This is a predicted structure of a 1486-nucleotide RNA (small-subunit ribosomal RNA) from a bacterium. The sequence is in RNAcentral, with records from SILVA. Its Rfam family is "Bacterial small subunit ribosomal RNA".
RNA sequence: AGAGUUUGAUCCUGGCUCAGGAUGAACGCUGGCGGCGUGUCUAAGGCAUGCAAGUCGAGUGCAGUUCGGCUGCACGGCAAACGGGAGAGUAACACAUUGGUAACCUACCCCAAAGUUCGGCAUAAUCCUCCGAAAGGAGGAAUAAUACCGGAUGUGUUUCUGAGCGAUAUCGCUCGGAAGUAAAGAUUUAUCGCUUUGGGAGGGGCCUAUGGUCUAUCAGCUUGUUGGUGAGGUAAUGGCUCACCAAGGCAACGACGGAUACCGGGUGUGAGAGCACGACCCGGCUCACUGGGACUGAGACACUGCCCAGACUCCUACGGGAGGCUGCAGUCAAGAAUAUUCCUCAAUGGGCGAAAGCCUGAAGGAGCGACGCCGCGUGACCGAUGAAGCCCUUAGGGGUGUAAAGGUCUUUUCUAAGGGAAGAAUUUAUGACGGUACCUUAGGAAUAAGGGGUUGCUAACUCUGUGCCAGCAGCAGCGGUAAUACAGAGACCCCGAGCGUUAUCCGGAUUUAUUGGGCGUAAAGCGUGCGUAGACGGUUUUUUAAGUCUGUGGUCAAAUCUUGAUGCUCAACAUUAGGACUGCCAUGGAAACUGGGAAACUAGAGGGUGGAAGAGGCUAGCGGAAUUGCCGGUGUAACGGUAAAAUGUGUUAAUAUCGGCAAGAACACCAGAGGCGAAAGCGGCUAGCUGGUACACUUCUGACGUUGUUGCACGAAAGCGUGGGUAGCGAAUGGGAUUAGAUACCCCAGUAGUCCACGCCGUAAACGAUGGAUAUUAGCCAUUGGCAGUAUCGACCCUGUCAGUGGCGGUUAAAAUAGCUAACGCAUUAAAUAUCCCGCCUGGGAAGUACGAACGCAAGUUUAAAACUCAAAGGAAUUGACGGGGGCCCGCACAAGCGGAGGAGCAUGUGGUUUAAUUCGAUGAUACGCGAGGAACCUUACCAGGGCUCGAACGCAGGAGGAAUACACCCGAAAGGAUGUAGCCAGCAAUGGCCGCCUGCGAGGUGCUGCAUGGUUGUCGUCAGCUCGUGCCGUGAGGUGUCAGGUUAAGUCCUAUAACGAGCGCAACCCCUAUUCAUAGUUGCCAGCAUAUUACGGUGGGGACUCUAUGAAAACUGCCUGCGCAAGCAGUGAGGAAGGUGGGGAUGACGUCAAAUCAGCACGGCCCUUAUGUCCUGGGCUACACACGUGCUACAAUGGCCGGUACAGAAGGCCGCAACCACGCAAGUGGAAGCUAAUCCCUAAAACCGGUCUCAGUUCGGAUUGGAGUCUGCAACCCGACUCCAUGAAGCCGGAUUCGCUAGUAAUCGCACAUCAGCCAUGGCGCGGUGAAUACGUUCCCGGGCCUUGUACACACCGCCCGUCAAGCCAUGGAAGCUGGGGGUGCCUGAAGUCCGUAACCCCGACUACUCGAGGAGCGGCCUAAGGUAAACUCAGUGACUGGGGCUAAGUCGUAACAAGGUAGCCGUACCGGAAGGUGCGGCUG
Repeated sequence: AGAGUUUGAUCCUGGCUCAGGAUGAACGCUGGCGGCGUGUCUAAGGCAUGCAAGUCGAGUGCAGUUCGGCUGCACGGCAAACGGGAGAGUAACACAUUGGUAACCUACCCCAAAGUUCGGCAUAAUCCUCCGAAAGGAGGAAUAAUACCGGAUGUGUUUCUGAGCGAUAUCGCUCGGAAGUAAAGAUUUAUCGCUUUGGGAGGGGCCUAUGGUCUAUCAGCUUGUUGGUGAGGUAAUGGCUCACCAAGGCAACGACGGAUACCGGGUGUGAGAGCACGACCCGGCUCACUGGGACUGAGACACUGCCCAGACUCCUACGGGAGGCUGCAGUCAAGAAUAUUCCUCAAUGGGCGAAAGCCUGAAGGAGCGACGCCGCGUGACCGAUGAAGCCCUUAGGGGUGUAAAGGUCUUUUCUAAGGGAAGAAUUUAUGACGGUACCUUAGGAAUAAGGGGUUGCUAACUCUGUGCCAGCAGCAGCGGUAAUACAGAGACCCCGAGCGUUAUCCGGAUUUAUUGGGCGUAAAGCGUGCGUAGACGGUUUUUUAAGUCUGUGGUCAAAUCUUGAUGCUCAACAUUAGGACUGCCAUGGAAACUGGGAAACUAGAGGGUGGAAGAGGCUAGCGGAAUUGCCGGUGUAACGGUAAAAUGUGUUAAUAUCGGCAAGAACACCAGAGGCGAAAGCGGCUAGCUGGUACACUUCUGACGUUGUUGCACGAAAGCGUGGGUAGCGAAUGGGAUUAGAUACCCCAGUAGUCCACGCCGUAAACGAUGGAUAUUAGCCAUUGGCAGUAUCGACCCUGUCAGUGGCGGUUAAAAUAGCUAACGCAUUAAAUAUCCCGCCUGGGAAGUACGAACGCAAGUUUAAAACUCAAAGGAAUUGACGGGGGCCCGCACAAGCGGAGGAGCAUGUGGUUUAAUUCGAUGAUACGCGAGGAACCUUACCAGGGCUCGAACGCAGGAGGAAUACACCCGAAAGGAUGUAGCCAGCAAUGGCCGCCUGCGAGGUGCUGCAUGGUUGUCGUCAGCUCGUGCCGUGAGGUGUCAGGUUAAGUCCUAUAACGAGCGCAACCCCUAUUCAUAGUUGCCAGCAUAUUACGGUGGGGACUCUAUGAAAACUGCCUGCGCAAGCAGUGAGGAAGGUGGGGAUGACGUCAAAUCAGCACGGCCCUUAUGUCCUGGGCUACACACGUGCUACAAUGGCCGGUACAGAAGGCCGCAACCACGCAAGUGGAAGCUAAUCCCUAAAACCGGUCUCAGUUCGGAUUGGAGUCUGCAACCCGACUCCAUGAAGCCGGAUUCGCUAGUAAUCGCACAUCAGCCAUGGCGCGGUGAAUACGUUCCCGGGCCUUGUACACACCGCCCGUCAAGCCAUGGAAGCUGGGGGUGCCUGAAGUCCGUAACCCCGACUACUCGAGGAGCGGCCUAAGGUAAACUCAGUGACUGGGGCUAAGUCGUAACAAGGUAGCCGUACCGGAAGGUGCGGCUG
């Protein structure tokens, strides 16, 4: 410090997720030791038991007694208000910081001053009597005090008051006067007490400024409320309380209400600013079963005190009583979860006491828990034959790994034994911890390693199993038979007595942005203005000192943090000394800037005067064209409408045309990138009223300004209300079409509405998707308005300037640089550079929805969430692909032609069906006469049956044997099995060869996976494309080059050009063919010569020709003309055998289709091994209601049949081709020459000549069937071909639709070959013979190429995607109601208790006999907790039913959107419709 994740890829925006640190943690696995810390976060739920506050005999009485410095009870004093616990309440002077108290209190302690005198009445314990179950209580009698009461004194103090001094709302000091006001003794000689007063220390009360949560879907709150006067009350101020008076007080700087929460020092994290938290420790507050209340006291409204009410628990003799662990332990419950009913007062501290001492669950310690932090250990050094085991393997080896074993050592730890502290302050005594820490000795490697991970982020990889299953997962995502992602194993990585997971916080996240973000298109500028509060604000002078800066002082507790040092062996931890604690207060100073005061200025702003432009607004009037209607004339059969139609109108006279009349709405041309207005918006003409603007003059005011929360006003269209109006148009609606349907698009009608008046509504893609104001930053052009200058008689023109409105793009003169931006783009009208103010945004969906509130007549608008769900949603740009987008071009693509297919019969292949099996594969184009270029057996892979098991073939090793081999016979369908006979290899030997048997390694598999592969092949496509290097452009994907203008069959070439070159393709090089030449002539040829023959290159000979097969030449737009810059194009051009690629072939770029093939071959993996291998016989692959493809033969006269006659090329041939002869009607058969081939053999048909048939199911056609044969072959039944005789089916040119072909082509005719014993070949592959027609052209169909455009597609349009309906799951709104909580209000009742009042009664005193005074019970009153009741509010839970929403692998209906998405889309509004949606009106361009 960053990383992963949206895309085919890119940049950006933006969310989600991860790596780090932390915790009072919990859970899983594991666990040796020690130190220091820490431990109910939940139920402020309930609690058994024990303990947690007593002490004093030096205050006193009594009882007991072991007779003591004893014990107990009681009175009395002090303490019990501390210490300890908890965080429920509390948003507050509760806390923190800062001041104040001249408005206050303070026991014990310290200092100072003064005093401590004289008396008195009771009472408890105790004793007696009694009541009660108990708790406890009643009556009587006695008694003491440092208990209580009265008197005296008064240093003082309090009240009133006089004078002086000092302050100034209060008061203090000094000196006087009057009145009031104290005390307690104990012990035995020295102290401790007591009283009054002043001061101190420490502790408290009260007041004050400032600070720190959320919510406005809480906006108004308040009646003791705010203030005053008086009184009461308090230690003290004060509405703290009361009476009266006034009507105030608080609030957008957030009152009031609601929710949540103890606060701080600090803690965690972070670079910091911040954010989150408030365990342990320290300070403060609050609480003590819940609520209320007071008493005592210096202090409490009191955790282990009291009274009352309530809930709960317990005891009870039912009459009554008792209790309060949020003290320490412990228990139950709750919970994911949190410890011992321990030891000691030795230390520190507290209470009491003169002290000894007592008490102390404060505290000091120990125990339990890896809960955290820190430290230590589980050994160290050698040790290769790299042992065994395990894992992997290419089978060679590699890894674990010096690791182990083994050897030599050590002893932290452990065990045992011995010694043994500090902590004690204090001379003696005193240690819970503890025989602990620590030290010494002995023993022996001995007692001690796991957890998580290994696809990327993220360090670390293989095998096996599994097969979208089981499972994993923080995110992306893995798993559908080769999973580094699941599970196991091995290996490796990280940490280590721990390791992981979960939860939470901070960080990363600049993802709430003060530091430090944004708002044209990503989320985001209010529709627009006016303007209040607020915020910000021109120039100069002076003053002030609030902000600001600076000096000094105080404070900011300690701990924490940090630096240094020190102490525990180190560390954690602790001690000590500094620093920091960024704050607040006081005080001195400075005066630049901001603020305040004063004075002035004119550049901002406004006013005045002058002329000016304008669809600015409102009102009234007027005008013509058009449309429709009505009336009249002319006129006759149609009109209208559409892609085409129909509905509709029309013979009752339409449409058309002429004239007249009426009505309503809108204003052609001018008109413009034009003008005006804040926006919405505004357009005929005239008049009236009226708002704003720019300019000129530089006359006035003198900062009067800018922005603007709440507010107010305006605000298209649609819509609403009332009343008018209604020509045209026109939601809804009706009808006609279209369609699968058509609630639409199209057509015919047509109501609201559109118009006017008045009143509402308040929204739009209200858009420049761009808030307002000011200033700065090159220009140019156009245009609107004003002014000035020049010129003119004047105007126009021209120049300059101010204010607006537009542009800076190729044609087209001129002109965009800088800067910004993710890019697109913006660029003086900023999206540049700056300042000020306002509004708004923070992932997508749910949702601009629900609830609440406000507004509205309604429609609805404004404000505005959450649960849940996803890992994206999005912007700009790029490359492709696609478009019922555009442009250009090509192809037998269409068109023009010729011939076919689709109908028939047959052949063949396929599907389907059948079957024991009908083996398998190929399946749109690119499967289907395909693999197969030869299924009777074999082939053969399939089926049935019979056999074999080292096997039908091959290799190696071991063992035991035999020569090899030949022959015969039996069973059997064969394979196979069994039997017998003969025979005994080579070599000196070792041993070797051959044969079968046993064992092992292995063999074999046409078994699976073509989606694990190689190789090969099809297709786009013989289409013209596909790329690279360097450079340049771009943040980048990428672009450029390869585009453009021409041209070509071609990315072929040329020109231009930020490109210059290059590669794979194209072309050429190769083969065949067309011409010529040279060479060579045998088996080929024969012109001339000779010879032979009935005849024939048969022979001699020849090389001329043909031909053969080698080499060469030839064609290149080279020449000419025209056009053109060039490339090139054109020409019945020349020449030439051939002319613009001469014709044909081979040759197939980068890639696409997970295209085809594991059955041609090869090969990874998996599977079978007496079988999925192998042998054999027979069967099947040849089946047959049917469907399709490819062909053959036909339907006939351009023909059939008969007879005659002629002409090829290219192949093949010894298990062969076979002449010729004979026989047979023929297939063929029997003989047989020649030929291992330019030598011999196999060889044409159509054509041509003549005849016949005469339009018919025929002398067409040949299927089918019967009979007789031939050939091949072990064998023609299933299941061969051919021949002859007989038979003689369908079929008379083929629906929709569809195929091939552009010249030696189509069409038509035959011939040969491969395979092959034969052949189901009509197939395939070649060869020649005869030999056409047509192409205007590129609108359309199909396919393709290039450029461009749009895109929400990228599995790429066979794409994407919307809504209803149906199903399941989830959360949520409404809802008759039901239930519960909360806080108030009114009324009723009203405990305890303070206060007030009262005094028949009680008590005390006085007084002298009647009463008086003090106190009290009782009673009454005010207040009031709890309770009751009433109507509301609020927050939750639940609820039949119901609304929408989200999610889910394949459901239904349509096709709305994305391309012109097939009617451009979208926004607002209204109506309508199963649904997406449609239509109307206005708006936007996205």